[in-house]
Transfer RNA from an uncultured Endomicrobiia bacterium, 72 nucleotides, folded computationally. It was read from a public genome assembly. Model confidence (mean pLDDT): 83 of 100. Its Rfam family is "tRNA". By type it is a transfer RNA.
RNA sequence: GGGUAGUUAGCUCAGUGGGAGAGCGUCCGGUUUACACCCGGAAGGUCGUAGGUUCAAAUCCUGCACUACCCA
Numbered sequence: 001g002g003g004u005a006g007u008u009a010g011c012u013c014a015g016u017g018g019g020a021g022a023g024c025g026u027c028c029g030g031u032u033u034a035c036a037c038c039c040g041g042a043a044g045g046u047c048g049u050a051g052g053u054u055c056a057a058a059u060c061c062u063g064c065a066c067u068a069c070c071c072a
Base pairs, nucleotide, nucleotide: 001071002070003069004068005067006066007065010024011023012022013021018055026042027041028040029039030038048064049063050062051061052060
């Protein structure tokens, strides 16, 4: 330098055009003499970034940044 895959909550990830979610974690409450387990609830997101397409974009297209791998 060329190519492929990826970037979504604190962590691991789902989500192929219209509601942003799950598990774990954190916090609160219930339960217990107490802790753990268990049950209920809550907080937490500019969906890497800048544009474009569209009535509407995490999702489609393009540039850039970063990560991993392959080729040279």